[in-house]
RNA sequence: GCCGGGUUAGCUCAGGCUGGCAGAGCAGACGAUUUGUAAUCGUCAGGCCGUCGGUUCGAAUCCGACACCCGGCU
Numbered sequence: 001g002c003c004g005g006g007u008u009a010g011c012u013c014a015g016g017c018u019g020g021c022a023g024a025g026c027a028g029a030c031g032a033u034u035u036g037u038a039a040u041c042g043u044c045a046g047g048c049c050g051u052c053g054g055u056u057c058g059a060a061u062c063c064g065a066c067a068c069c070c071g072g073c074u
Base pairs, nucleotide, nucleotide: 001073002072003071004070005069006068007067010026011025012024013023020057028044029043030042031041032040050066051065052064053063054062
């Protein structure tokens, strides 16, 4: 230098192809249960979807550039 994959909640990851309410598990808070703890169950909170720009009535999703991480080629 070229090619491919990845970046979404504190952590591990879905969702993207087919544009329209942003989700799960674990962790956290509260409650129920228990003599008490753990376990279990319920509820709640937690996100400018890597950055910037473009297309669009509307972008996490489509397009471009860039940044960072992983792998391959030279």